A computed fold for a 113-nucleotide RNA, annotated as SAM riboswitch aptamer (S box leader). Its mean pLDDT, the model's own confidence on a scale to 100, is 79. The model forms 85% of the base pairs in the Rfam consensus.
RNA sequence: UAUUUAUCAAGAGUGACGAUAGAGAAUUGGCUCUGUGAUCGUCCAGCAACCCUUUAAAUAAAAUAAUUUUAAAGAAGGUGCUAAAUCCAAUCCCAUAAAGGGAGAGAUAAAGA
Numbered sequence: 001u002a003u004u005u006a007u008c009a010a011g012a013g014u015g016a017c018g019a020u021a022g023a024g025a026a027u028u029g030g031c032u033c034u035g036u037g038a039u040c041g042u043c044c045a046g047c048a049a050c051c052c053u054u055u056a057a058a059u060a061a062a063a064u065a066a067u068u069u070u071a072a073a074g075a076a077g078g079u080g081c082u083a084a085a086u087c088c089a090a091u092c093c094c095a096u097a098a099a100g101g102g103a104g105a106g107a108u109a110a111a112g113a
Base pairs, nucleotide, nucleotide: 003111004110005109006108007107008106013044015043016042017041018040022033023032024031027090028089029088030087045082046081047080050078051077052074053073054072055071056070057069058068086105091103092102093101094100
């Protein structure tokens, strides 16, 4: 970097320091945040439970182990996240009076290449 699978309306910062002007992925429009310092970087704190830890049950074979699945509990470690639905809309499909649903795009995790 691409692929596959899963998740994305819940939750958690008025923290400290540094830097400075724009920022909210990209384009357009809207809306919002921002010198009372946003965004970004480092640290600290926290959230969550993808990987993970423990326990129980099930799982073709003689049995055990392993594997896989499910459930419960947990948070040491690897990531991630801590304004607003992934801030909202657009383009395609379904529906339509309107609201809406899905795909696509994007983000994150895990896996193998």